The part of an RNA shown here (large-subunit ribosomal RNA, domain I) has 492 nucleotides and comes from a Gammaproteobacteria bacterium. Its mean pLDDT, the model's own confidence on a scale to 100, is 85. The source organism's lineage runs through Bacteria, Pseudomonadati, Pseudomonadota and Gammaproteobacteria. Rfam family: Bacterial large subunit ribosomal RNA. Rfam links the family to the GO terms ribosome and structural constituent of ribosome.
Context: one part of a larger RNA
RNA sequence: CGCACAUGGUGGAUGCCUUGGCGGCAGAAGGCGAUGAAGGACGUGUAAGUCUGCGAUAAGCCUCGGGGAGCUGACAAAUAAGCUUUGAUCCGGGGAUUUCCGAAUGGGGAAACCCACCGCAUUAGCGGUAUCGCCACCUGAAUAUAUAGGGUGGCGAGGCGAACCCGGGGAACUGAAAUAUCUAAGUACCCGGAGGAAAGGAAAUCAAUUGAGACUCCCUCAGUAGCGACGAGCGAACGGGGACCAGCCGAUUGGUGAGUGAAUAGUGGAGCAGUCUGGAAAGUCUGGCCAUAGUGGGUGAUAGCCCCGUACACGAAAUGACCUCAUCAACAUAUUAAGUAGGGCGGAGCACGUGAAACUCUGUCUGAACGUGGGAGGACCAUCUUCCAAGGCUAAGUACUCUCUGCCGACCGAUAGUGAACCAGUACCGUGAGGGAAAGGCGAAAAGAACCCCGGAGAGGGGAGUGAAAUAGACCCUGAAACCGUGUGCGU
Numbered sequence: 001c002g003c004a005c006a007u008g009g010u011g012g013a014u015g016c017c018u019u020g021g022c023g024g025c026a027g028a029a030g031g032c033g034a035u036g037a038a039g040g041a042c043g044u045g046u047a048a049g050u051c052u053g054c055g056a057u058a059a060g061c062c063u064c065g066g067g068g069a070g071c072u073g074a075c076a077a078a079u080a081a082g083c084u085u086u087g088a089u090c091c092g093g094g095g096a097u098u099u100c101c102g103a104a105u106g107g108g109g110a111a112a113c114c115c116a117c118c119g120c121a122u123u124a125g126c127g128g129u130a131u132c133g134c135c136a137c138c139u140g141a142a143u144a145u146a147u148a149g150g151g152u153g154g155c156g157a158g159g160c161g162a163a164c165c166c167g168g169g170g171a172a173c174u175g176a177a178a179u180a181u182c183u184a185a186g187u188a189c190c191c192g193g194a195g196g197a198a199a200g201g202a203a204a205u206c207a208a209u210u211g212a213g214a215c216u217c218c219c220u221c222a223g224u225a226g227c228g229a230c231g232a233g234c235g236a237a238c239g240g241g242g243a244c245c246a247g248c249c250g251a252u253u254g255g256u257g258a259g260u261g262a263a264u265a266g267u268g269g270a271g272c273a274g275u276c277u278g279g280a281a282a283g284u285c286u287g288g289c290c291a292u293a294g295u296g297g298g299u300g301a302u303a304g305c306c307c308c309g310u311a312c313a314c315g316a317a318a319u320g321a322c323c324u325c326a327u328c329a330a331c332a333u334a335u336u337a338a339g340u341a342g343g344g345c346g347g348a349g350c351a352c353g354u355g356a357a358a359c360u361c362u363g364u365c366u367g368a369a370c371g372u373g374g375g376a377g378g379a380c381c382a383u384c385u386u387c388c389a390a391g392g393c394u395a396a397g398u399a400c401u402c403u404c405u406g407c408c409g410a411c412c413g414a415u416a417g418u419g420a421a422c423c424a425g426u427a428c429c430g431u432g433a434g435g436g437a438a439a440g441g442c443g444a445a446a447a448g449a450a451c452c453c454c455g456g457a458g459a460g461g462g463g464a465g466u467g468a469a470a471u472a473g474a475c476c477c478u479g480a481a482a483c484c485g486u487g488u489g490c491g492u
Stems, first nucleotide, its partner, number of pairs: 001491009015477001016441002020412002022409007029401002031160002039101003042055003049075003061095006070083003106115003116129005131157009164195001165193005175182001179229001205212002216243005226234002247393003252330008263319002266314003272287003276283001288305002290294001296308003342366008352378001373388005428435002448476001451463004
């Protein structure tokens, strides 16, 4: 040095587990904000730090209910001082307090800071003072009446929030195997606005010689008819079947009262013993019981009957949704639509790229009729049919889920599943926009190793002790491989 066997170290794979995720179903809710939000800074405890809670009344104050024996949140054991059957801690309803920043709003500002004025109290302190819009009033220029401007008062707005919705703007990569029309796509993105939904909506609609009867959504019609450098691609409608149905011309709005009553704490809730193995029984064996309850979880291994629960049956002082009824107040109850319809030019939307291009919208120029009228039926004309524009409102069926409650999964199980199971949008990186981790597991119970020895009053180890187990010893379940040793044998 090699081989074999044995035994270790290192390392953290694998197995098992789950506090966390992912996806869905049902119900609820769908907003918060100048009565100062969302989000923060700084404080606040007997106690140094962090999280949680709270706000100078500061892990809390008052009150009304529930509940019934211990309690003073967590990491985190202890200490100190206390509270509690005169009902604490805890849970729920209502209220009080709620520093400073932040729309931030007295002015400023490098957010959590600096500096003011006015009024009342005259010590402390309290209140007001932003801007814009509307309304009312008072003032008031050039300029006589006025107006602009200024001021006071009242009311409203402002900001945040996951998706869904409507409107105003609006790409490129890409595809066409290049590329310009085209496509991607009215997508991404930006802006404005609203609601629990929004939008749309009661025919100047379709249809076709029969008729239908607002809108919205789904299935189909149908990848059809069409559009298209007739390329790539784009792509209907009529009709049929369903969901839901509601019509109208202000159909209301608000207050008060009554009734019903969801939700926000909770209450009751059946039924097992022995034996064996074992550290431990829920396992084995024997014999019972309940079941409108054998969903689920826990308990020293696998428990219907040990515990929490579950089926089922009940429950609210306070707040009080939805619905119903009564009553009062306020408001409303139609100018029947002209610079409109239509036309020319230029565009856009319609599946439809200017085409034979109807229909809808309109930047510009024009410009009717008035029910003996007008629009449409895909150029246009006639006949016929059908409807009545240029005013407005409208529930349901539909879309979504930041959020709450319950339940489910041939979803994951720590390199997976959220980036995040753990004090994670943290540490760290970047001037910044922004990027962005790693990191779970002793044991049933800390019983977390008293005491002794070596050692530096070490680190670490050896005894002793605990424990079923310590090769479960805190670098702690299992403990693979790479990699590194030790012992023995053989070979060289």